[in-house]
RNA sequence: UCGUGCUAGAUGGGGAGUUAGCGGUGCCCUGUACCCGCAAUCCGCUAUAGCGGGGUCGAAUUCCCAUCUAGAGGUCCUCGUGUUUCCGGGCCGAACGACGGCAGGCAGUGUUGAAGGUCGGAUUCUGCGCAACGCAGGGCUUCUGAACCCCGCCAGGACCGGAAGGUAGCAGCGGUAGGAAAGUCCCGGCGUGUGCCGCAGAGGAGUCCGGCUGGAGCUGCCUGGUGCCGGGAGGACCGGGAGCCAGGAUCGAAGGUGGGUGCACGA
Numbered sequence: 001u002c003g004u005g006c007u008a009g010a011u012g013g014g015g016a017g018u019u020a021g022c023g024g025u026g027c028c029c030u031g032u033a034c035c036c037g038c039a040a041u042c043c044g045c046u047a048u049a050g051c052g053g054g055g056u057c058g059a060a061u062u063c064c065c066a067u068c069u070a071g072a073g074g075u076c077c078u079c080g081u082g083u084u085u086c087c088g089g090g091c092c093g094a095a096c097g098a099c100g101g102c103a104g105g106c107a108g109u110g111u112u113g114a115a116g117g118u119c120g121g122a123u124u125c126u127g128c129g130c131a132a133c134g135c136a137g138g139g140c141u142u143c144u145g146a147a148c149c150c151c152g153c154c155a156g157g158a159c160c161g162g163a164a165g166g167u168a169g170c171a172g173c174g175g176u177a178g179g180a181a182a183g184u185c186c187c188g189g190c191g192u193g194u195g196c197c198g199c200a201g202a203g204g205a206g207u208c209c210g211g212c213u214g215g216a217g218c219u220g221c222c223u224g225g226u227g228c229c230g231g232g233a234g235g236a237c238c239g240g241g242a243g244c245c246a247g248g249a250u251c252g253a254a255g256g257u258g259g260g261u262g263c264a265c266g267a
Base pairs, nucleotide, nucleotide: 001267002266003265004264005263006262009057010056011055012030013029014028015027020046021045022044023043024042034054035053036052037051038050063260064259065258066257067256068255073251074250075249076248077247078246080245082244083243084242085241086240087239088238089237091235092234096230097229099227100226102224103223104222105221106220107219108218109217116213117212118211119210120209121208122207123206124202125201126200127199128198129197130195131194132192133191134190135189137187138186139185140183141182142181144179150175151174152173153172158167159166160165
């Protein structure tokens, strides 16, 4: 120096969080860098800091140390009258609507008397009386009305009698009792948002009618502006939270350079 076989070692890395600390599972970043089992009310270890089992590479561009440089991303802090968004608080407030009064216009009405005031009445309620209507009842009138168990007259026939005559008595006719129907009238009973007919009482407001007073407005519609209430399109302010931008700190994957580093055998 070369070849062969081993060993140390390597077989992704980082951030936050958790932890006495270290690493892992899980979350995030980078991007490709073996497999299996354990593991977030956690799993394993002890500054030599995952444990257990297996595979590959293997002393060098791949391992270790030093140094230089870039910087994905994460975490923490700070500043701002920058910017975005969410929440809370009240403030201002358009459109529109309800009520009221003012001004104007139009229309109607008014000296054959407006608004207002006042008196009375009606409408309302209660009670009494009267009438009407309805219901059933009683009386009265008419009609009907008992095969027989009601009355009168009783044809025929039946019975009694020698006869004269008599007896009972169906149909029929007339009438009557219980009943049915109708009806003008009379009598009382019950009832009613029937009637205001009569009377009395009550009655807050409204409406209508009439009398008196009063002496010129009244009513409706439209427009304008106004007062008050509701309403709430939107606007700005204050406070708090989260984010973006800026700065600082910290951790930080990749890469470059230099140095270092075994064992055995053979040639």